RNA sequence: CUCAUCCAGAGGGGUGGAGGGAACGGCCCGAUGAAGCCCCGGCAACCAUCACGUCGAUCGUGCGCCCGCGUAGCCAGGUUAACUGGCCCAGUGCAUAGCGGCGAGGACGUCACGUGACAGGUGCCAACUCCGACCCAGGGCAACUGCCGCUGGGAUAGAUGAG
Numbered sequence: 001c002u003c004a005u006c007c008a009g010a011g012g013g014g015u016g017g018a019g020g021g022a023a024c025g026g027c028c029c030g031a032u033g034a035a036g037c038c039c040c041g042g043c044a045a046c047c048a049u050c051a052c053g054u055c056g057a058u059c060g061u062g063c064g065c066c067c068g069c070g071u072a073g074c075c076a077g078g079u080u081a082a083c084u085g086g087c088c089c090a091g092u093g094c095a096u097a098g099c100g101g102c103g104a105g106g107a108c109g110u111c112a113c114g115u116g117a118c119a120g121g122u123g124c125c126a127a128c129u130c131c132g133a134c135c136c137a138g139g140g141c142a143a144c145u146g147c148c149g150c151u152g153g154g155a156u157a158g159a160u161g162a163g
Stems, first nucleotide, its partner, number of pairs: 001163006011040005019029003024132003041125003046121002049117006056111002059109003063103004067098001068094002073087005129157001134154005139148003
């Protein structure tokens, strides 16, 4: 910097001794013990791993067809030969002669997506990210162009994960 998520969930003990909830305004938590550190426990399922499913894909292997090339074969030349040139149905192959083209399909792989399992790497375990701030819509007061986060949506900022 990018993407996803952020109204769910889950705390005890020891140590420590006054702060903490990011920052600002609130409002809270805290001597019935804050932050920090240690131990144990838990929550969740972002990533990893595993299983299943979908052919989903400008992917690969394999499959089918076509083209090219090579071997063999045939023909011609040549001295019976080596060899040279040409053709080439079928077979057999081709990054030693092709990393050729097209297609179908889901057999295999890879990737993607979905579902599930697990709990290895993180994360988290007061209050919706505690609420608000800036914008929009609605609502209320009854105000003189204002006030009230009361409701919803978005933005900013932040947190966590992955890259």

The RNA shown here (SAM riboswitch aptamer (S box leader)) has 163 nucleotides and comes from a soil metagenome. Of the family's consensus pairs, 93% are formed in the model.